[in-house]
RNA sequence: GCCUUAUCAAGAGCGGUGGAGGGAACGGCCCGAUGAAGCCCGGCAACCUGCGUGGACGCAAGGUGCCAAAUCCGGCGGUAGUGUAUCGAAAGAUGAGGG
Numbered sequence: 001g002c003c004u005u006a007u008c009a010a011g012a013g014c015g016g017u018g019g020a021g022g023g024a025a026c027g028g029c030c031c032g033a034u035g036a037a038g039c040c041c042g043g044c045a046a047c048c049u050g051c052g053u054g055g056a057c058g059c060a061a062g063g064u065g066c067c068a069a070a071u072c073c074g075g076c077g078g079u080a081g082u083g084u085a086u087c088g089a090a091a092g093a094u095g096a097g098g099g
C1' cells in the first nucleotide's frame, strides 16, 4: 500500500516544553502570540487482550486509538415543504482479520 469487516453526534488538562502553525486533500468556515504543530506528563474510551468456566454482561487496562467544532461543513445520489432539511454513498480515520 491492497482486500474484508465494525465504528465514527458521547468522552478526555486553566500542566511542562516548544515556538507558528493547525483542522487529511480541495472549496469553505474556523482554531492559533490570551501561544499552533511536535515532544513529555496527564486524561478519555474500551476495538483487540486478560479475568470472572461459555453467551450476554461486568471488571481491569497490557497492544492500539483518541483528547475544538458530527469525520467541523460541503463536493456524488435519493426524498421533501428545494438558497433549506434529511437519508444514503464516496472519500477519510481507527480497530480487528486477511493475501
Base pairs, nucleotide, nucleotide: 002098003097004096005095006094007093008092013041015040016039017038021031022030023029026074027073028072042067043066044065047063048062049060050059051058052057071091076088077087078086079085080084
Notes:
Model confidence (mean pLDDT): 87 of 100. This is a predicted structure of a 99-nucleotide RNA (SAM riboswitch aptamer (S box leader)).